Transfer RNA from Streptomyces oceani, 84 nucleotides, folded computationally.
[in-house]
RNA sequence: GCGCGAGUGGCGGAAUAGGCAGACGCGCUGGAUUCAGGUUCCAGUGCCCGAAAGGGCGUGGGGGUUCAACUCCCCCCUCGCGCA
Numbered sequence: 001g002c003g004c005g006a007g008u009g010g011c012g013g014a015a016u017a018g019g020c021a022g023a024c025g026c027g028c029u030g031g032a033u034u035c036a037g038g039u040u041c042c043a044g045u046g047c048c049c050g051a052a053a054g055g056g057c058g059u060g061g062g063g064g065u066u067c068a069a070c071u072c073c074c075c076c077c078u079c080g081c082g083c084a
Stems, first nucleotide, its partner, number of pairs: 001083007010026003019067001027045006046057004060076005
């Protein structure tokens, strides 16, 4: 240099013939249980604005297509594999 694959909450990792983003697990926070800790159980857990109701943003970065994009197209970045 060329080809292929990957990038999603704090971590792992779902969702792609375009249609509620964050399922599920771990972790964390609060509570129950315990003398205490562990285990187990219950609830919560992206960011911003707001007193609340609610609203906006968010899938590596930037554009495009579309009523609608994690998903399709283009450019770039990073990582991995292969070829030279």
Lineage of the source: Bacteria > Actinomycetota > Actinomycetes > Kitasatosporales > Streptomyces.